[in-house]
RNA sequence: CAGCAGAAACGGCAAGGUACUUGAAAAGGUGCUACGCAAAACUACCGGUCUAAGGGUAUUCCUACGACAGCGGGGUUUCCAAC
Repeated sequence: CAGCAGAAACGGCAAGGUACUUGAAAAGGUGCUACGCAAAACUACCGGUCUAAGGGUAUUCCUACGACAGCGGGGUUUCCAAC
């Protein structure tokens, strides 16, 4: 110095709830508060899940160009430093 792993320390993020707000919805944004998280930082490339405005349909129903990175995998970046 690098890798695997993660004791300690400095800190970091923020589930759910709630107020306002964007959206057809799923869901997102901002404030407060924390369930948890060593990548719970970024990325929709792969799988998966959610929604169905619009479109299709004989009606239930089907469908992503919409969404989820705190569902899993992959890619990129990264603080500290014991064993």

Model confidence (mean pLDDT): 87 of 100. The RNA shown here (c-di-GMP-I riboswitch aptamer) has 83 nucleotides and comes from Colwellia chukchiensis. The organism belongs to Colwellia, within Bacteria. Its Rfam family is "c-di-GMP-I riboswitch aptamer". Its family is annotated with cyclic-di-GMP binding in the Gene Ontology. Of the family's consensus pairs, 95% are formed in the model.